[in-house]
RNA sequence: AAUUUAUCAAGAGUGCGGUUAGAGCCCUGGCUCAAUGACCCGCCGGCAACCUCCUCCUACGCUAAAGCUUCGGAGGAAAGGUGCCAAAUCCAGCCUACGGCCAUCAUAGCAUUUGCGAAGAUGGCACCGAGGGAAAGAUAAGUG
Numbered sequence: 001a002a003u004u005u006a007u008c009a010a011g012a013g014u015g016c017g018g019u020u021a022g023a024g025c026c027c028u029g030g031c032u033c034a035a036u037g038a039c040c041c042g043c044c045g046g047c048a049a050c051c052u053c054c055u056c057c058u059a060c061g062c063u064a065a066a067g068c069u070u071c072g073g074a075g076g077a078a079a080g081g082u083g084c085c086a087a088a089u090c091c092a093g094c095c096u097a098c099g100g101c102c103a104u105c106a107u108a109g110c111a112u113u114u115g116c117g118a119a120g121a122u123g124g125c126a127c128c129g130a131g132g133g134a135a136a137g138a139u140a141a142g143u144g
Stems, first nucleotide, its partner, number of pairs: 002143007013044001015043004022033003027093004045085003050081002052077006061068002089136001094133003098129002100125006109116002
């Protein structure tokens, strides 16, 4: 390089310094941030709890036993390894089709000469509203 699993609507900076023009991963569209200095970098501060650490419970396993180890579960900590600190991963894009819309069929009914047509059935669409999924991305912990 690649790959597996988990998570991604919560939370946390109007700090100081540096730098200077774009930034929000890429493309398209939207929206937002930005010379009252964004983004980025350094320091300081903070958030969270993936790894980590502690306590308790516990299948299995080991042991003659006391007990030990451990999958898993509950609670806690924040010293260490990372991460993060505008907006849902800022939103949408692809699939789906709940509502919606369209077409056809068709009954009750209305009108009265062939027209309208609720409920219903079938099919379609993806413009609009909402949801789910995928893809891509980010982070952690593994494999490699």
This is a predicted structure of a 144-nucleotide RNA (SAM riboswitch aptamer (S box leader)) from Candidatus Buchananiibacteriota. The coordinates come from a structure-prediction model, not an experiment, and the mean pLDDT is 81.